Large-subunit ribosomal RNA, domain I from a Pseudobdellovibrionaceae bacterium, 590 nucleotides, folded computationally.

Context: one part of a larger RNA
RNA sequence: AGCAUAUGGUGAAUGCCUUGGUGCUGAGAGGCGAUGAAGGACGUAGUAAGUUGCGAUAAGCCCUGGGGAGCCGCUAAACAGGCCGUGAUCCGGGGAUCUCCGAAUGGGAUAACCCACUAGAGUAAACCUCUAGGAUCUUGCACUGAAUUCAUAGGUGCAAGAGGCGAACGAAGGGAACUGAAACAUCUAAGUACCUUCAGGAAGAGAAAUAAAUUAGAUUCCCUCAGUAGUGGCGAGCGAAAGGGGAACAGCCUAAACCGUAAUUACGUGAUAGCUUGUGGGCGUUGUAUUUACGGAGUAGCGGGGCCUUUUAGGUACUGCCACAGAAGUACCAAAGAGUUACAAAAGAAAAGACGAGCAGAACUUUCUGGAAAGUUAGGCCAUAGACGGUGAUAGCCCGGUAAGCAAAAUCUUUUCUCUCUUAAAAGGUUCCCAAGUACUACGGGACACGUGAAAUCCUGUAGGAAUCCGGGAGGACCAUCUUCCAAGGCUAAAUACUACUCAGCAACCGAUAGUGAACUAGUACCGCGAGGGAAAGGUGAAAAGAACCCCGGUGAGGGGAGUGAAAUAGAAUCUGAAACUGUAUGCUU
Repeated sequence: AGCAUAUGGUGAAUGCCUUGGUGCUGAGAGGCGAUGAAGGACGUAGUAAGUUGCGAUAAGCCCUGGGGAGCCGCUAAACAGGCCGUGAUCCGGGGAUCUCCGAAUGGGAUAACCCACUAGAGUAAACCUCUAGGAUCUUGCACUGAAUUCAUAGGUGCAAGAGGCGAACGAAGGGAACUGAAACAUCUAAGUACCUUCAGGAAGAGAAAUAAAUUAGAUUCCCUCAGUAGUGGCGAGCGAAAGGGGAACAGCCUAAACCGUAAUUACGUGAUAGCUUGUGGGCGUUGUAUUUACGGAGUAGCGGGGCCUUUUAGGUACUGCCACAGAAGUACCAAAGAGUUACAAAAGAAAAGACGAGCAGAACUUUCUGGAAAGUUAGGCCAUAGACGGUGAUAGCCCGGUAAGCAAAAUCUUUUCUCUCUUAAAAGGUUCCCAAGUACUACGGGACACGUGAAAUCCUGUAGGAAUCCGGGAGGACCAUCUUCCAAGGCUAAAUACUACUCAGCAACCGAUAGUGAACUAGUACCGCGAGGGAAAGGUGAAAAGAACCCCGGUGAGGGGAGUGAAAUAGAAUCUGAAACUGUAUGCUU
């Protein structure tokens, strides 16, 4: 020096574990904010570094419901001092306080700072301190008010609203490129990414100028139709719809014609016209037309509505310039119907249910092993509860719970009642109305699965420019016939999308180089001027019982005894403790 055996050191793999993650399901909630948010800075405990809570009333103050014996949050114990059956700590609900920054809003600023003003209070007065107020924009109202007479612009004041933040989902306005086409230009990627604006718990769409060709009957979503019909440098690719089956279902309101009221402008004058109709009388700035506002009426496609006439249609009361006759209108009652998400809109009562701080909740002992019994042995018991977790090893009956039940305030939902609202039909005539710079056409674009094509349909930048039911649109150029629908105004629940957040659960998901970047002081330490980047780091033991005392040593580090413990080769550099690497002892070889 090598090999072998034994036994150590170092080292951290492996095994086992889980406080943390990942994905999903079902409910809830779907917003917070000038009554100052989200997010922070700085403070705040007797001693206080981090974290949690809180805000100069500062780990808290008041009220109320629960609860019932200890408590003064955690790392994290200690000392000191307190609170509590006159009910503390703790949990639910409501209130008070809530520094400074931040939309930040009195002005400014290098966020958490600086500097004023006005009014009030404190003071004899001043300084000073405290309290309150004042940003901007929009809308409304009032006052004032230029050039410029009226007016308008502008100014001032008051009131209301807005502003900012937030994970995804939504609508709209803009809108790429890499890439693919095996190059590349039309095309594709893709109306994607991204930017902006705006909104809601969903949004958007939506009651046919639709489709179809038997007929169906708002919209949305899913399965299919179907990778079909088509489209396409007919390349790469793109790619329907009707129909069928489901989910969910809900329909309405205006504009116009006409009537009334008020105003406006024009005409018009002593009656021709008007005062609801007929007859007779009476009245008299009333009438006619335009425009505007409000109220009534009215809403459709076997066209609908208005106006006029006629017929029939519950009751009572009242009304107009007068009388009579007839009709009409208004109010109330009756009958019928409807209603708070659209179609008008508000409040109350009762009942039931949901939610939730909580309440209550059955049934076991023994033998053996062991440090410890839940294991084993023997015999029982409960179960609408044998989910789960804990307890010194594996527990239905030890503990917390679980099943089936119960429950306050506040809040929410449903139903009923009070309540609120609405209400005739038919026939004939008339030709009054039925959404205009619209439909449509031409040119230029865009959207439709559809790239200009034979290109319908939808949107519209420029130019032109209709009709009103004997009307107009569509049926994929266009024309005829036929069929079908009614544009140019608006509202509308559900079925659908999403999950930052809360609760309850689940997993042939991970188990500390995994799973979130983060199981631990984690978006921390650290790096960067900055935008930004971004770690490592879990495990004594059942219980600290965490090693009194003695010895060596520097009043060390570390160790040896003693003691605890089942175990200390479980000793805090702590479960297990592989390998590389490195000692010691013995044997063999050289």
Model confidence (mean pLDDT): 82 of 100. Rfam family: Bacterial large subunit ribosomal RNA. The sequence was found in a public genome assembly.